[in-house]
Context: one part of a larger RNA
């Protein structure tokens, strides 16, 4: 010099993207604990104080023997004394406290860079399905579903729990409807071509006409479902406005007027895991704070189960602040093993 570790004066986060890393704490027994809450919890909150060996006495259980008293084992308190810097002496063994985002919880995931605000979840809603079910594998026979039957069995979204969940059915979509338009194969009346027994005509070769059957093409009309059409439907894909004027300082408009729309964002929440301009403007925290935190609202481009909005308790979750603590750091110093390096 490197890995691994011990110990460091004075300071104690100055380090640093950021307390990363390390350090503090630690068992037991006893006091004694707050906001808030779903009353369970929060909570070992937090803060405190004892523990070690002798020697006495007082209990309480326990075992022998029982008339009691001894003696067994095991705990409790009460005085007194002994040592040591220290008595859970070593091992072993929570740091804590405020606020805030997310997800309600326990649980699951990138076998090998991601554990989490993702996934799943208990609940909630829609929506198919009556059984030879619906769905789903298979070309099929058959199999799951299910030795089940709607308090059931598949799909889709949403995610405890509280308080909700607004307007739009024009477009898509899905459902019900059958008047009326439109329309497949297939049917069909009729119209029309091909073949040619025959018939005319010719010495013949041919050449015209042309019946029934066979075969073709057109075809009025007939003809479902769907689409057009008529309605329902949003916890179905979705969607949710300009412009101008207006109040007795001024700003601002509760109101008024028009232009388009299916309808013009309602409660709630808002610089937000969403705010571009922004380090937004005011307050608190500091000596200073682009980060937090509480208020404002001019929402570039929140918003109601692709949930809003709060929410105890959870969390190797994320994000600010404290308080102890430290070698992170002013700044480096010493040690201890293991390499490395020399020499052998």
């Nucleotide at each position: 010099c490197u890995c691994u570790c011990u110990c460091u004066a004075a300071g104690g986060a100055a380090c640093u993207c950021g307390g990363c890393a390390a350090a503090c704490u630690a068992g037991c027994c006893c006091c004694g604990u707050a906001a808030c809450u779903u009353c369970g919890g929060a909570a070992g909150a937090a803060g405190g104080g004892g523990c070690a060996c002798c020697c006495u006495c007082u209990c309480u259980u326990u075992c022998u023997u029982u008339a009691a008293a001894a003696a067994u084992a095991a705990g409790a308190g009460a005085g007194g004394g002994u040592c040591g810097c220290a008595g859970u002496g070593a091992c072993u063994a929570g740091g804590c406290c405020c606020a805030g985002g997310c997800a309600a919880c326990u649980g699951u995931u990138u076998a090998u860079c991601a554990a989490a605000a993702a996934c799943a979840c208990a609940g909630g809603u829609c929506u198919c399905c009556g059984c030879a079910a619906a769905g789903u594998u298979g070309u099929a026979a058959a199999a799951c579903a299910a030795u089940a039957u709607a308090u059931g069995g598949g799909g889709g979204c949403u995610g405890a729990c509280g308080c909700c969940u607004g307007c739009c059915c024009a477009g898509u979509g899905c459902c019900g409807g059958a008047a009326g338009g439109u329309u497949a194969a297939g049917g069909a009346a009729g119209u029309u071509g091909g073949u040619u027994a025959u018939u005319a005509a010719g010495u013949a070769a041919u050449u015209a006409a042309g019946a029934a059957g066979c075969u073709g093409a057109c075809g009025a009309c007939c003809g479902a479902a769907g689409c057009c059409c008529c309605g329902g439907u949003g916890a179905a894909c979705g969607g949710c406005g300009g412009u101008c004027g207006u109040a007795a300082c001024u700003a601002u408009a509760a109101c008024g007027a028009u232009c388009c729309u299916a309808a013009g964002g309602u409660a709630g929440c808002g610089a937000a895991a969403u705010u571009c301009a922004u380090u937004g403007c005011c307050a608190a925290g500091u000596a200073a704070g682009u980060u937090u935190u509480g208020g404002c609202c001019u929402g570039c481009a929140c918003g109601a189960a692709a949930g809003g909005c709060g929410u105890a308790a959870u969390g190797a979750u994320c994000u600010g602040g404290g308080c102890g603590c430290u070698g992170u750091c002013u700044c480096g110093g010493a040690g201890a093993g293991a390499g490395a390096c020399u020499c052998g």